[in-house]
Molecule: small-subunit ribosomal RNA
Organism: uncultured organism
């Protein structure tokens, strides 16, 4: 600047950035009557009148017009055009300069027109022509002539104007202006020149008046300015040309500076005036408000012709995000004319409008807590807004209003006095002083003052971070915010609102731009191994740089002196506006540029001179260094023969191929091409690519020792030019093996791959072409310095030796390690990536893009050079932790493997998904849901449905009211019930003055109550899981810029981060282990209900007396520790073996569950924050329903038989539980089961039969004497009630099933298998769950699969491989390319054309002045004609941008497509 919101004054400034776009109206340039002519009118007084008017004054010598001067070139606008001597600076030399200042002369003497005006003509009009008269400072001669021009130096040429005043003797003189010639001056302006300041090389070549000379014209001057001759030259990498962009500077703005941006207003130059051309006039133009042409426009017209140019103030349209008054006055300043008054002035000075913007000031102050009301929050107590308000006191800058009241003025001019010059003059001009009068647009404005009254005056932004400022509420990835990074998917301090705070104020935000931060284009002050960035390499030009001494110049350098570097601004000091902004005056400064006078270190440049840098020359060794001939074995393949038979090849397994037409395999002969094993090596050689058999010729470099050579010859290297793997291209050859394309076979889902059989181009050679690589140490070349150790390859030097090593050493290469030092780190480290110098080359966010296009090369493929729009917030390095690996190593675990049983098949149970249904309530969902939540759904449970009630409620507190026929009990009726209705009987407690008070209960009300409603992704607890795996961490030290490391890694070892040993770590904590219970030995205490060994008794039953030995219960001790012993091992830790023991290396088994993952699970255990309903989601009730059923998974029982079934007999048990109970024995019943009801509150009494075993019979391989599902019948228990929907009995029925496809489950010992008991829920109801005990089986071992510890190791993965990601195809949107073409700008060349107008020419027509004349004319001058140059305009062709274009090409983007991987 603009836009939004919003506004109290004031001063100072500023105010079309866009359409140099069009322009309606006014007004911006006139003045002089003291140059000249000629000169009105209204009006009004006189006078006259036939009242009709006429003369005459006055208006007035006034308007208007006109000649003529002098200005309209200044001032005032714009920046279109220009990349230029346009502009900044500093210089020159070949020039003009009206007015204006100075000095010098001069100013004499004729002349002839001509407009105004009249009269006629002719046009609509603008205008125009004709005749006639007439003045000048207007025009033209003559004369004079300086120091003027011009010259042959003789000489020629060349001027003038007069007016006002005064006096006058009427001739004139004087004076003041003006005038002419010339000279100086000062002002202003033309011209050259050196230097300075934009972008594109994807623009390299330009140039013919072009460079320059002569001569000539031109101009105010220089000059190719032009013109004619003559030369061929001029500019260009120091960027010529060309193309894009631009008015330029003082100064503005920013920055610490260098520097980046800029050029509004104020000042300096330029350049423009509708566009284009042109010239007149003028001292000054090629003229913004003059003139001609030409165009385009816009207006008038009688259609014949005309007129016009606001980029001047003002103002209008338009365009635009967007910029102001058709104002005021000449008072000042200041220009123009005048002699001067004075005019003229949109230059200027003021005023309106815009908060545009810089500056001051205000909206009030002081007291004032019960911290009022309202608002907002809240844990409900509070808390915030807040002295804020109110209320009481005072103030008056602003405001209204009312009174006073500046400077800005000073000159001119008038008049009053003096003095002066001129002058004959006391007149007239003209100077100076002096007083007095006169001039204010702003405006009755600043400024004062008196009167009133808190009275007229507050917003904007913003409050996750960055960046100062938080709660609610509404929304619920919605609507919306967003400047980057991000918010929003029910608890948003980021959206919307509110309260609060935070900033900043008559501002406040927002856009946009510029400079900063950005050392992020790095002169100051960067980089290039891996992040972007070393040219693939080498010779060299041109540049840049460059070794010791030494002279000289003084170009760079450096120092004094002067000149300029305008003002203004910036900066200092100072002064003026009530203070600042702003004015004013004075210094500084203007980091430059000329001139000048000095120094002479360094650089340059000159002259001399050195060797050390470079280079020669002698002597020697190495090496796949390069071309060229020839050579040579060994293999593969072919081809011919022999010998021999069925195969041979190949592959992970196969086939395709080859072979009975004789292959492979052998052997002998032959041909052919191609490559050179072993030696060979981080060994050599090469400038990089590269370079390998072996012999000859030619050749190119390093290295080493040696020198008495030349004298800096060096080093680098833009363009150039060479070389330059492979694949490729062209021509010719050669082709044995290999082998893209291409054929088959296989493999895959699929396989245009990977692997097998084939095979073409190519590999190979000659010539030529391409020119690219991960062309790499990803490290450009040269010099110098800067610890070291070690290999190793040439050459040498010492020393030793009889000699060869060995050792010490020197240069050159070529490696590995490592200090300092660098580096983000990796790492580099005398072969630097250290220190430093020269010198090229590159780089500047990812993508787009090793692309487009343009250009150059190429045959082509392509190669070099190399963008942009558009899109992203990020691409990228090193490292770190972890997490993944169909990477690696160690090592565990019923993880494999051996095995024994099972699931998968069948019926049945049961729990899921799904389907149903009014409802089949809810959760649980890979391991880790699914006989789970549920130790037990006929009602109840229940949370679900239907229907049927209730409303402070089924329950809880806490107040108010009421209450004695009240709590309470409660027939009767209804009614599924709940529920209503109520006959009838009826009360307690405390305290008491005995009236009555309080409690309880009930009624009603009022807060509340209530919810298995929703969020397990608001949560607490609790659990599940990796995993009972062996880890998981700290403090301190130490290392790292840091994330982090160390430590916990290593060597052993264990079941174990268990232990030991070693270690920049040394200690600890939570895990492990132990400490706790069970069991397994013994010993003790202690003996009932348990036991009975010995004594007695018996009814034979531990039954009884006895007894505590033993079993046994239950208390308490003991015992096991690698303790012992042998080995192995390091003398550790341990491990293996033995002993002994009841038990041995953790003796078994249980509980113990680390940091932490899974937003794991549970809001229906429970608590909970929010949230929703409150005559309903709450509650009561009846029936229903959780039990349904095509189907499908899980989990389980019963089984398919004989190691079994049945039958009958016989033996062993443990954990447990029994008083609304467990129930004995007797009877009944086939049986459940009933009848009775001993005993027990339990080591007593009872459930209580164990059962597999075992012994005897029968059944003999059948869907059976296996299975027992399914039905149908009659029962029995429990219950209010077994209809939906119990369990069990008895009797008949007697279905799949004959051992179970892919697959997949458990378990290592008293375990798996198998068998039977026995509890808890529980009125009843397990094949489910928890527990007893009886009988009792298999491991070589760690390739492999799952799963975990540890080290390492790659990673482009951190939601972490169920990760993360490429390409094509569909779709949609967007910018570019290309492309038949179209279309427009700009412009180059040729050619046509030719207005106006200079100029030159012709001039038969016209002509006053002037000259000449013979008086006819003639010079001369015009009209007009023609030529030469030119503007527009037109024709044709090329070039360059920029717009379109059917189709088409890649690219870009875009939650959930698609095909792979």
């Nucleotide at each position: 600047a603009a836009c939004g919101c919003u506004g109290g004054c004031g001063g100072c400034a500023u105010g079309c950035u866009u359409a140099a776009c069009a322009c309606a109206u006014g007004c911006a340039a006139g003045u002089c009557g003291a140059a000249c002519g000629a000169g009105a009118a209204a009006g009004u007084c006189u006078u006259c009148u036939u009242c009709g008017g006429a003369a005459g004054g006055c208006g007035a010598g006034u308007a208007a017009a006109g000649u003529g001067g002098c200005g309209g070139a200044c001032g005032g606008g714009u920046g279109a055009g220009u990349a230029a001597c346009a502009c900044g600076u500093a210089a020159g030399a070949a020039c003009c300069u009206a007015c204006c200042c100075u000095u010098c002369g001069g100013a004499c003497u004729g002349g002839g027109a001509u407009a105004a005006c009249a009269u006629c003509c002719u046009g609509a009009a603008a205008g125009g022509g004709a005749u006639g008269c007439u003045a000048a400072u207007a025009c033209c001669g003559g004369a004079u002539a300086u120091u003027a021009u011009c010259u042959a130096u003789g000489g020629a040429u060349g001027a003038a104007a007069g007016a006002g005043g005064g006096c006058u003797u009427c001739g004139g003189c004087u004076u003041u202006c003006a005038c002419c010639g010339a000279g100086g001056g000062a002002u202003g302006g033309g011209c050259u020149u050196g230097c300075g300041g934009c972008c594109c090389a994807u623009u390299a070549g330009c140039u013919u008046g072009u460079u320059g000379g002569u001569a000539a014209g031109g101009u105010a001057a220089u000059g190719g300015c032009u013109u004619a001759c003559c030369a061929a030259g001029g500019c260009g990498a120091c960027g010529a040309u060309g193309g894009g962009u631009a008015g330029c500077c003082g100064g503005c703005c920013u920055g610490a500076g260098a520097g980046g941006g800029u050029g509004u207003a104020c000042g300096g130059c330029c350049a423009c005036a509708c566009u284009g051309g042109a010239a007149c006039u003028g001292a000054g133009a090629c003229a913004c408000g003059g003139u001609c042409c030409a165009g385009a426009c816009u207006c008038c017209u009688a259609c014949g012709g005309g007129a016009g140019g606001c980029a001047g103030c003002a103002g209008u349209g338009g365009g635009g995000a967007a910029u102001a008054u058709u104002g005021g006055u000449c008072a000042a300043u200041g220009g123009g004319c005048g002699a001067a008054a004075g005019c003229c002035u949109g230059a200027a000075c003021c005023a309106g409008c815009a908060a545009u913007g810089c500056c001051g000031u205000g909206u009030g102050g002081g007291c004032g807590a019960u911290g009022a009301a309202g608002c907002u929050u809240u844990u409900a107590g509070g808390a915030g807004u807040g002295u804020a308000a109110a209320g009481c006191c005072c103030u008056u800058u602003u405001c209204u209003a009312g009174g006073g009241g500046a400077a800005g003025a000073a000159c001119c001019g008038c008049u009053u006095u003096g003095g002066g010059a001129c002058g004959a003059a006391u007149a007239a001009u003209c100077c100076c002083a002096u007083a007095g009068c006169c001039u204010g647009a702003c405006g009755g404005u600043a400024c004062c003052u008196u009167a009133g009254g808190a009275a007229u005056a507050a917003g904007c932004c913003c409050c996750g971070g960055c960046u100062a400022a938080c709660u609610c509420c509404g929304u619920g990835c919605c609507a919306g915010c967003a400047g980057c990074c991000g918010c929003g998917g029910u608890a948003a301090u980021a959206c919307g609102g509110a309260g609060g705070g935070g900033g900043c104020g008559a501002g406040c935000g927002u856009u946009g731009u510029u400079c900063g931060g950005a050392a992020u284009c790095a002169c100051u002050g960067g980089g290039c191994g891996u992040a972007a960035a070393g040219g693939g390499c080498g010779c060299g030009u041109a540049g840049g740089c460059g070794g010791c001494c030494u002279u000289g110049c003084a170009g760079g350098u450096c120092a004094g002196a002067u000149g300029u570097g305008a003002a203004a601004g910036c900066c200092c000091c100072g002064g003026g506006c009530u203070u600042a902004a702003c004015c004013c005056g004075g210094g500084a400064a203007u980091u430059g540029c000329g001139u000048u006078u000095g120094a002479a270190a360094c650089c340059u440049c000159a002259g001399g001179g050195c060797u050390u840098g470079a280079g020669g020359c002698c002597g020697g060794g190495a090496g796949a260094g390069g071309g060229a001939a020839g050579u040579g074995g060994a293999a593969u393949u072919c081809c011919u023969g022999g010998u021999g038979u069925a195969g041979c090849g190949g592959u992970g397994a196969a086939a395709u191929g080859c072979g009975c037409a004789g292959a492979u395999a052998u052997c002998a002969g032959g041909a052919g091409g191609a490559a050179c094993a072993c030696c060979g090596g981080u060994g050599g050689c090469g400038a990089a690519g590269g370079c390998g058999g072996c012999u000859u010729c030619c050749u190119g470099g390093a290295c080493c020792g040696g020198u008495a050579c030349u004298g800096a010859c060096g080093c680098u290297g833009a363009g150039u030019c060479g070389c330059g793997a492979a694949a490729g291209c062209g021509u010719g050859g050669g082709g044995a093996g290999c082998g893209a394309a291409c054929g088959g076979g296989a493999u895959u889902a699929g396989a245009u791959a990977c692997c097998c059989c084939g095979g073409u181009a190519g590999u190979c050679c000659a010539c030529g072409c391409u020119g690219u690589a991960a062309a790499c140490g990803u490290u450009g070349a040269g010099c110098a310095c800067u610890a070291g150790a070690u290999g190793u390859a040439g050459c040498g030097g010492g020393u030793a030796u009889c000699g060869a090593c060995c050792c010490c050493u020197g240069c050159u290469g070529u490696g590995u390690c490592g200090c300092a030092g660098c580096u983000a780190a990796c790492g580099c480290a005398u072969u630097a990536a250290g220190u430093g110098c020269u010198c090229c080359g590159c780089c500047u966010g990812g993508g787009g893009a090793c692309u487009a296009c343009g250009g150059u090369c190429g045959c082509a493929a392509g190669a070099c050079u190399g963008a942009a729009a558009c899109u992203c917030a990020a691409a990228g390095g090193a490292a770190u932790u972890g997490a993944c690996g169909g990477g690696g190593g160690c090592c565990c675990g019923c993880a494999c493997a051996a095995g024994c049983g099972g699931u998968g098949g069948a019926g049945u149970a049961u729990g899921u998904g799904g389907u149903u249904u009014a409802a089949u309530u809810c959760g649980a969902u890979g391991c880790a849901a699914c006989g789970c939540g549920a130790a037990g759904a006929a009602c109840c449970u229940u949370a679900c449905c239907a229907g049927g009630g209730c409303u402070u409620g089924a329950c809880a507190u806490a107040c108010u009211g009421g209450u004695g026929g009240u709590a309470c009990u409660g027939a009767u009726c209804u009614g599924a019930a709940a529920g209503g209705u109520g006959a009838a009987g009826g009360a307690c407690c405390u305290c008491u003055u005995c009236g009555g008070a309080g409690g309880a209960g009930c009624c009603a009300g009022u807060a509340c109550a209530g919810g298995u409603g929703c969020u397990g992704c608001a949560u607490g607890g609790c659990u599940g899981u990796c995993g009972u795996c062996a880890g998981c961490u700290c403090g301190u030290g130490u290392c790292g810029u840091g994330a982090g490391a160390u430590g916990u890694u290593g060597g052993g070892u264990u079941a174990a981060g268990u232990c030991c040993c070693g270690c920049a770590a040394c200690g600890a904590g939570c895990g492990c282990a132990a400490c706790c219970c069970c069991u397994a030995c013994c010993c003790u205490u202690a003996g009932u209900u348990a036991c009975c060994a010995g004594c007695a008794g018996u009814u034979c039953g531990g039954c009884u007396g006895g007894g505590c030995a033993c079993u046994c219960u239950a208390g308490g001790g003991g015992a096991a520790c690698u303790g012992c012993c042998g080995g192995u091992g390091a003398u550790a830790a341990a491990c293996c073996g033995g002993a002994g023991g009841a038990a041995g290396g953790u003796g078994g088994g249980g509980a113990u569950g680390a940091c932490g993952u899974c937003a794991a699970g549970u809001c229906c255990u429970c608590a909970u924050g929010g949230u929703c309903c409150u005559u309903a989601u709450g509650u009561c009730c009846u029936g229903g329903g959780c039990u349904a059923c095509a189907c499908a998974c899980g989990u389980a029982c019963u089984a398919c038989a004989a190691u079994g079934g049945u039958c009958g007999g016989u033996a062993c048990a443990a954990u447990g539980g029994g008083u609304c109970g467990c129930g004995a024995a007797a009877c009944c019943g086939u049986g459940a089961g009933g009848u009775u009801g001993a005993g027990c509150c339990a080591a007593u009494c009872u459930c209580a039969a164990a059962a597999a075993a075992c012994c005897g019979g029968c059944c003999u391989c059948a869907a059976u004497u296996c299975g027992g599902a399914u039905u149908g019948g009659a029962g029995u228990c429990u219950g209010c009630a077994a209809c939906u929907c119990g369990a069990c009995u008895c009797c008949a029925u007697g279905a799949a099933g004959u051992u179970g496809g892919a697959a997949u489950c458990g378990c290592u010992a008293g375990u798996a298998a198998u068998c039977g008991c026995g509890g808890a829920u529980c009125a009843g109801c397990a094949u489910g769950c928890c527990g007893c005990g009886g009988u009792g089986a298999u491991a070589c071992g760690u390739u492999c699969c799952c799963g975990g510890g540890c080290c390492u190791u790659g990673u482009a993965c951190a939601c972490a491989c169920c990760g993360c990601c490429c390409g094509u195809c569909a779709c949609a949107c967007c910018a570019c390319g290309a492309a038949a073409g179209u279309u427009g700008g700009u412009u180059g060349c040729a050619c046509c054309a030719g207005a106006a107008g200079c100029c030159g020419u012709c001039a038969a027509g016209c002509c006053a002045a002037c000259c000449c004349u013979u008086u006819g004319g003639g010079g001369g001058g015009c009209a007009g004609g023609c030529g030469u140059c030119c503007a527009a305009g037109g024709u044709g062709u090329g070039a360059u941008c920029a717009a379109u274009g059917a189709c088409u090409g890649g690219g870009g983007u875009g939650a959930a497509g698609u095909c792979g991987u």